Molecule: c-di-GMP-I riboswitch aptamer
Organism: Candidatus Desulfobacula maris
RNA sequence: AUGUAAAAAUGCCAAACCUGUUGUAAAGCAGGGACGGAAAGCCAAAGGGUCUUAUGGUGAGAUAGCCUGGUUGCGUUA
Numbered sequence: 001a002u003g004u005a006a007a008a009a010u011g012c013c014a015a016a017c018c019u020g021u022u023g024u025a026a027a028g029c030a031g032g033g034a035c036g037g038a039a040a041g042c043c044a045a046a047g048g049g050u051c052u053u054a055u056g057g058u059g060a061g062a063u064a065g066c067c068u069g070g071u072u073g074c075g076u077u078a
Base pairs, nucleotide, nucleotide: 004078005077006076012037013036017032018031019030020029021028022027035065041071042070043069046068047067048066049063050062051061052060053059
């Protein structure tokens, strides 16, 4: 330095819920909060699933804290 596995530490992130705000909606953003997380960092033009909306059908949007995958990174022990 690289790979695998595991627990812990300094730290990191932030579910539900509440308030404000954006949006037709799903849902997003900010503050509080902490269920949890070893990538709960990023990618929705990598695949699938789910949700919203329009619709005869096509479509458009959301979800990375739904799963698989890609990519980048911190640090302890073996």